């Protein structure tokens, strides 16, 4: 230092339900609360996943309805980059 990770030790995030709230939606923000988590830290590079407001296609008289589509998200889906606490085996 590196692989790796313990029923240590020290601290740390915080799923779902619920409440406020922003969003067209997915989803995010605060609060409440811990399912879990050794990178459950940062990053949408690559794959995937959701979502379709605008917007193109259909159909249709209209109100609409289907369908296609990131530029919306999601890093607590997986790989890649960065960065980092502790140290039994």
């Nucleotide at each position: 230092a590196u692989c790796c990770g313990a029923u240590a030790a020290a601290g740390g995030c915080a799923a779902a339900c619920c409440c406020g709230g922003u969003g067209a939606a997915a989803a995010c923000c605060g609060g409440c609360g811990a399912c879990g988590c050794a990178a459950a830290g940062c990053u949408a590079u690559g794959g995937g996943u959701c979502u379709a407001c605008c917007g193109c296609c259909g159909c249709g008289a209209a109100c609409g309805c289907g369908g296609c589509a990131a530029c919306g998200a999601c890093u607590g889906c997986c790989a890649g980059g960065c960065c980092g606490c502790c140290g039994a085996a």
Molecule: c-di-GMP-I riboswitch aptamer
Organism: Anaerolineales bacterium UBA5797